[in-house]
RNA sequence: AAUUCGCCCUUAGAGUUUGCUUCUGGCUCAGGACGAACGCUGGCGGCGUGCUUAACACAUGCAAGUCGAGCGGGGACGAGGGAGCUUGCUCCUGAGUUCUAGCGGCGGACGGGUGAGUAACGCGUGAGCAACCUUUCCUUCAGUGGGGAAUAACACAGGGAAACUUGUACUAAUACCGCAUGAGACCACAGCACUGCAUGGUGCAGGGGUCAAAGAUUAAUCGCUGAAGGGUGGGCUCGCGUCCGAUUAGGUAGUUGGUGAGGUAACGGCCCACCAAGCCGACGAUCGGUAGCCGACCUGAGAGGGUGAUCGGCCACAUUGGGACUGAGACACGGCCCAAACUCCUACGGGAGGCAGCAGUGGGGAAUAUUGGGCAAUGGGGGAAACCCUGACCCAGCAACGCCGCGUGAAGGAAGAAGGCCUUCGGGUUGUAAACUUCUUUUACCAGGGACGAACACAAUGACGGUACCUGGAGAAAAAGCAACGGCUAACUACGUGCCAGCAGCCGCGGUAAUACGUAGGGGGCAAGCGUUGUCCGGAAUGACUGGGCGUAAAGGGCGUGUAGGCGGCCGAUUAAGUCUGGAGUGAAAGUCCUGCUUUCAAGGUGGGAAUUGCUUUGGAGACUGGUUGGCUUGAGUGCGGAAGAGAUAAGUGGAAUUCCCAGUGUAGCGGUGAAAUGCGUAGAGAUUGGGAGGAACACCAGUGGCGAAGGCGACUUACUGGGCCGUAACUGACGCUGAGGCGCGAAAGCGUGGGGAGCGAACAGGAUUAGAUACCCUGGUAGUCCACGCGGUAAACGAUGAAUGCUAGGUGUAGCGGGUAUCGACCCCUGCUGUGCCGCAGUAAACACAAUAAGCAUUCCGCCUGGGGAGUACGGCCGCAAGGUUGAAACUCAAAGGAAUUGACGGGGGCCCGCACAAGCAGCGGAGCAUGUUGUUUAAUUCGAUGCAACGCGAAGAACCUUACCAGGUCUUGACAUUGAUCUAAACCUGUAGAGAUACAGGGUGUCUUCGGACAAGAGAAAACAGGUGGUGCAUGGUUGUCGUCAGCUCGUGUCGUGAGAUGUUGGGUUAAGUCCCGCAACGAGCGCAACCCCUAUCUUCAGUAGCCAGCAAUAAGGAUGGGCACUCUGGAGAGACUGCCAGGGAUAACCUGGAGGAAGGUGGGGAUGACGUCAAAUCAUCAUGCCCCUUAUGACCAGGGCUACACACGUGCUACAAUGGCGUAAACAAGGGGAAGCGACCCUGUGAAGGUGAGCAAAUCUCAAAAAUAACGUCUCAGUUCGGAAUGUAGUCUGCAACUCGACUACAUGAAGCUGGAAUCGCUAGUAAUCGCGAAUCAGAAUGUCGCGGUGAAUACAAAGCCGGGUCUUGCACACACCGCCCGUCA
Repeated sequence: AAUUCGCCCUUAGAGUUUGCUUCUGGCUCAGGACGAACGCUGGCGGCGUGCUUAACACAUGCAAGUCGAGCGGGGACGAGGGAGCUUGCUCCUGAGUUCUAGCGGCGGACGGGUGAGUAACGCGUGAGCAACCUUUCCUUCAGUGGGGAAUAACACAGGGAAACUUGUACUAAUACCGCAUGAGACCACAGCACUGCAUGGUGCAGGGGUCAAAGAUUAAUCGCUGAAGGGUGGGCUCGCGUCCGAUUAGGUAGUUGGUGAGGUAACGGCCCACCAAGCCGACGAUCGGUAGCCGACCUGAGAGGGUGAUCGGCCACAUUGGGACUGAGACACGGCCCAAACUCCUACGGGAGGCAGCAGUGGGGAAUAUUGGGCAAUGGGGGAAACCCUGACCCAGCAACGCCGCGUGAAGGAAGAAGGCCUUCGGGUUGUAAACUUCUUUUACCAGGGACGAACACAAUGACGGUACCUGGAGAAAAAGCAACGGCUAACUACGUGCCAGCAGCCGCGGUAAUACGUAGGGGGCAAGCGUUGUCCGGAAUGACUGGGCGUAAAGGGCGUGUAGGCGGCCGAUUAAGUCUGGAGUGAAAGUCCUGCUUUCAAGGUGGGAAUUGCUUUGGAGACUGGUUGGCUUGAGUGCGGAAGAGAUAAGUGGAAUUCCCAGUGUAGCGGUGAAAUGCGUAGAGAUUGGGAGGAACACCAGUGGCGAAGGCGACUUACUGGGCCGUAACUGACGCUGAGGCGCGAAAGCGUGGGGAGCGAACAGGAUUAGAUACCCUGGUAGUCCACGCGGUAAACGAUGAAUGCUAGGUGUAGCGGGUAUCGACCCCUGCUGUGCCGCAGUAAACACAAUAAGCAUUCCGCCUGGGGAGUACGGCCGCAAGGUUGAAACUCAAAGGAAUUGACGGGGGCCCGCACAAGCAGCGGAGCAUGUUGUUUAAUUCGAUGCAACGCGAAGAACCUUACCAGGUCUUGACAUUGAUCUAAACCUGUAGAGAUACAGGGUGUCUUCGGACAAGAGAAAACAGGUGGUGCAUGGUUGUCGUCAGCUCGUGUCGUGAGAUGUUGGGUUAAGUCCCGCAACGAGCGCAACCCCUAUCUUCAGUAGCCAGCAAUAAGGAUGGGCACUCUGGAGAGACUGCCAGGGAUAACCUGGAGGAAGGUGGGGAUGACGUCAAAUCAUCAUGCCCCUUAUGACCAGGGCUACACACGUGCUACAAUGGCGUAAACAAGGGGAAGCGACCCUGUGAAGGUGAGCAAAUCUCAAAAAUAACGUCUCAGUUCGGAAUGUAGUCUGCAACUCGACUACAUGAAGCUGGAAUCGCUAGUAAUCGCGAAUCAGAAUGUCGCGGUGAAUACAAAGCCGGGUCUUGCACACACCGCCCGUCA
């Protein structure tokens, strides 16, 4: 390398609706681009680009001239010659050179600018001209003979300010005009041949008519005339393509066509005369708006979308409008004429001008450059040429406007310097970064050299330019910014600020710990730029051809009929328009792309290729579509035979009921409602009986039954009539489907005219309800409802699902018509078609769901949608008598609006269940007095916190000082307290003086150890670090606590289901106090909770026996005081016991429930401790801890005094009462659990008493507080504001304490208030509970009616589950999710 395997390229998304999910859907972002502008910044070079706005107005200069080899003349110079004389001057002539106004020729129609107009054969593309022209150029053929008449210039004379102009006279030509010649061209006539898509064309030959010319210079040529061909450039015609609006639907009279004439280079209503009445248009005419078109450029995967700067092609225009002249070519940018506007000159009579050429000016604007150099190159005009002209062009200048390249240094360098920033104070980071050492010199700077571009036979010729480039020199020397750092989106901290200032592309940040504002440090991005703004494409499959949808998100027309259009069955034949395929022409160049080459690379330049997907033409194919033609029967239709039906219209008939009228009977009510009232009724209602009138609707049958296109249709009969279905297969032979416009039908309400009117009943009236009630309810009641004829044309006109055709598992009803088997027959059974329901597979769908009656799989046609609001509104058109309908926007505004499903919460939704939740009871509170807490008020201060339940006898288990945090006053400032600390000294302690005291001063007065240096502890103390704060923030926190709630719940793993959030488990049937247990089940298990394990208590056993106990024994005056004993009580250990274990019944044979036995205790025995996941930003920064902020001679600390104890009120929690179930007196009985040394304190004495004196005993089963009280017994009181009740007050005391004034408790005597059982409302309690009675403790010097414990006495009631409150669970609805104290509508401000 081959081979094998295959490989490669293109296609990217994110944020935002929600508590969460999914879908729909809009908004926004990341990318690229630009003739850009703005902000900040700015070193160099190369190549490009540069008025997008006022087609606004323009000063000044330049931008188109040239030819003397076309012509006459004029000027200048002038070799030479001549003349004159003044011999160096003048005049004349003059070869030659040169310039030129004028005539003439060619060129000024190119080049250059601009995009106003234009929606058009203007442009693009492809054809045609048998309907045309073409200066110059090329080729070929032929010719160039001979004459004539003028006119500028010039001269003279006029006019005028000027521009300019007039007259007379002269003159030349390659200027002008005849004549000759005519190869040839043209015209008319006539002949032959060939040929075209038509009119026609071409060739050949004939005679007739008309028509040419110019010379110049020189000896090279350049010109001139006619003709033919070519080339180039134009003209005209046609096919196709080329923006928006139908809220522009009809337009058109030279209009459309014909005949004839005219005109043109040429066709043509181009123009004219006559004739005809056409022509264009839903395949969008006409009108309105906008716009130069294209190659291309930007973007995009592409298809597309947008743009039309620079470069190139075409067109149009040249101040505005019109017109022609000349010419090969113009209706002419730097030509002419007219009109208009504007500007300028003027002697007022007249004139001049046209930068959308290059520069430049003003103006406009966010915004766009020099009044530069040169014709050296390329190109153009003229010329024989030299040459002249050329703001075309080539260059330079300005501008980071764009693209590309380069630089601002490189290597080493840790004491990880200093500084900055952060910090947990240890450090980290800036950071090898700097400094420092070594090196290099691109660019810029200086100096020297120095081009290519130049091509002409040679020579000469460079604006750029002394530029590029090369060499040398010096020195790291001169050279970095911008935006961003919450997510999208790479990149984080500090400080400041405090919903302020500000940011923001979207979502959104900021209300005291801001990664989002501002600043700083740091890191991420790009870089001589970086951001912002604007515009376009992309992402956006968000207009979907590629490549979307319409049941509920936006979206199926209300329904039919049918025109145009679109689409269309089977078998042949033919054709070749579509289609496929081969060839040819064209698709300019540039550009894009590929591949070479070249600027040192790149941008850039350049060679070649590919591509240009298109159009035209030609050959072939013949499947499919189309055309033509022949047939067929299955689509469609007709015929024949059947059965069903509230299908439609008209006429007639019927019974029930309501109402009304008449009459009878009859009497006080009727009616109506949640309850009433209005209303009717003694003038006889209602009720009932009979008779009559009138209108409307048709009970039962009746059925997710029938019919109809939909709306809709319901008594019966008759008449007329439409459609569908079944069977049959005689007829036609694709006659079909859909259907924009059109036409018709179209509920109810409404409108018009005329009838009718029983019931019902908008409006209206009255009565109720209510805060109100213009409503719901009631009593009345008009339009209307009914009929006939018209109008109107809308509905949640819904299956929210257009019509048609075919295909794609089944099951089961029902309606109509058949077939088969069987039977005497009818059912049953099997089966076909049509209609109408339910379930269900595949499939579809965001899900819900749909599922042969599709929302499945396909085809055809129609209608409709493109974020929400504004708005189905406004304007316009059409329709309508009106009401109104139909068609149908925009400004502005929002970042959503929305669908389906999920989990919660909620419901004056439902089911089940529980709780002192109700009910049944008992005792209270709310009324009184007092205690205590709180609000409020007051105050110098009344310190602070707690505030529905879940704050309020709460923090506080105890404010006279202290506590104490508060207030006024007096003091201190390294501090009352902690650590370090130079220096000094003992400090305490005692006494005195001043002071309210803190404090100040004075006096006294002493340490330990020692190696004698000092050390230790203590005190004072400068300067500093620091202390201190009951200052703030419980919404920065830890910890602790309350509450729902001791409610039964809260979750996880794996599996399964679902796109997902999630579901399942945990739901269901039972059961429980319980998610307790059982059964079932796509679940199986597990965890935190429940229960149990722990403590106390109720029974028993056992061990132990002092300080407890005493049955029996002994003993004693009297006490277990004693001997003795440990049986009992009790105490302290250790055990037992209770588990639905046993029985019966119920239940499902379960769980479990009911009852029973036994037992001290029975179904968790009673009580306690124990509080799941979480909720309330619940409480506490004042228990404590703590971040941040704040104060620092004070917000810290000390002192004495005051306050927290105030007092018109209001509330909570309690105590004591109001009395006889009681008060008082006398004398008796029975507890438990606690405390005690700065303590409890017996006995005794004193005092009326509080208490005092004394002081035994006891660190306590020993002593003591200590008396238990209610109770029982006896006596008294006799229903009273009392012998109830005790507040408050007076007097006198006691105790504690440094001190009871503010402001303690207690005692005695005296006095003796309110209160006679408590409104609305409201709390607790289900058994040793409520109620009642005392006892103790903590705190504490003293100070409980509070709190925490203890025992004594000791009830009542629970029928029940409807309703209230709270909770649990299942289900349902939901527009709520801060979760109903939600959301949200209207009015007003």